Background: A computed fold for a 103-nucleotide RNA from Paucisalibacillus globulus DSM 18846, annotated as SAM riboswitch aptamer (S box leader).

RNA sequence: CUCUUAUCAAGAGAGGUGGAGGGACUGGCCCUUUGAAGCCUCGGCAGCGGACUCAUUAUGAGUACUGUGCCAAUUCCAGAAGUGUAAUGCUUGAAGAUAAGAA
Numbered sequence: 001c002u003c004u005u006a007u008c009a010a011g012a013g014a015g016g017u018g019g020a021g022g023g024a025c026u027g028g029c030c031c032u033u034u035g036a037a038g039c040c041u042c043g044g045c046a047g048c049g050g051a052c053u054c055a056u057u058a059u060g061a062g063u064a065c066u067g068u069g070c071c072a073a074u075u076c077c078a079g080a081a082g083u084g085u086a087a088u089g090c091u092u093g094a095a096g097a098u099a100a101g102a103a
Base pairs, nucleotide, nucleotide: 002102003101004100005099006098007097008096013042014041015040016039017038021031022030023029025079026078027077028076043071044070045069047068048067049066050065051063052062053061054060055059075095080092081091082090083089
């Protein structure tokens, strides 16, 4: 990098540095010199594995120990299809992100 499976309406900060972008892409719409992205330090949230404990009879709960992940807005909304509404809408996909497994 590719494939498969699962989840994605909740949750979570401060300081330093940095200097103009960022929110995956496109279109909107937002955030941003009352300082963006990136990097560093401490902190936090709790998703998936592992470890341990308790119950249980193969599933559940907990610990925050560990590997990663995350800490503006539903994955910010739409991007295909179906079905509706006066207008909003709803459902399933595509794409994306994260984890586990496989080659």